A computed fold for a 72-nucleotide RNA from a Nanobdellia archaeon, annotated as transfer RNA. It matches the Rfam family "tRNA". Rfam's curators write: Transfer RNA (tRNA) molecules are approximately 80 nucleotides in length. The coordinates come from a structure-prediction model, not an experiment, and the mean pLDDT is 82. The RNAcentral record of the sequence draws on ENA. Lineage of the source: Archaea > Nanobdellati > Nanobdellota > Nanobdellia.
RNA sequence: GCCUCCGUAGCUCAGUGGUAGAGCGCAGCCUUGGUAAGGCUGAGGUCGUGAGUUCAAUCCUCACCGGAGGCU
Repeated sequence: GCCUCCGUAGCUCAGUGGUAGAGCGCAGCCUUGGUAAGGCUGAGGUCGUGAGUUCAAUCCUCACCGGAGGCU
């Protein structure tokens, strides 16, 4: 230098055009004499950045940023 893949909640990951979800973690409540475990409820997201296409973009296109791998 070129090619491929990845970037979504604090962490690990789903979601492949039509109001963004799960597990773990966090907070509150129930339960207990008190913990742990269990149950219920809740908070937490500019979907890496910018532009384009579209009535509508996490999703499609382009550029850039960051990470991983490969080729020379």